[in-house]
RNA sequence: UAAAAGAAAUGGCAAACUUAUCGAAAGGUAAGGACGCAAAGCUAUAGGGGCUAAAGUUAAACGACAAAGCCAGCCAGUUGCCGAU
Numbered sequence: 001u002a003a004a005a006g007a008a009a010u011g012g013c014a015a016a017c018u019u020a021u022c023g024a025a026a027g028g029u030a031a032g033g034a035c036g037c038a039a040a041g042c043u044a045u046a047g048g049g050g051c052u053a054a055a056g057u058u059a060a061a062c063g064a065c066a067a068a069g070c071c072a073g074c075c076a077g078u079u080g081c082c083g084a085u
Stems, first nucleotide, its partner, number of pairs: 004085001006082001012037002017032006035073001041078003047075002049071003056065003
């Protein structure tokens, strides 16, 4: 110096829940809060998968279908910190 590991150190993120707010909902944002995380960084018409069901369609509907709305803390793709031995 390079590769590998997941111990340590330095920092980082922040589930559930609560409050406020946006939204039809799913869900988002902010603050509090930590279940966890070595990619819990980034990527959602555009790899797969999942959630919601407004517009619309269905004679009617409480039902069904329906993404142009969402989820990266489901897999995937991509970039990347440290480093015992």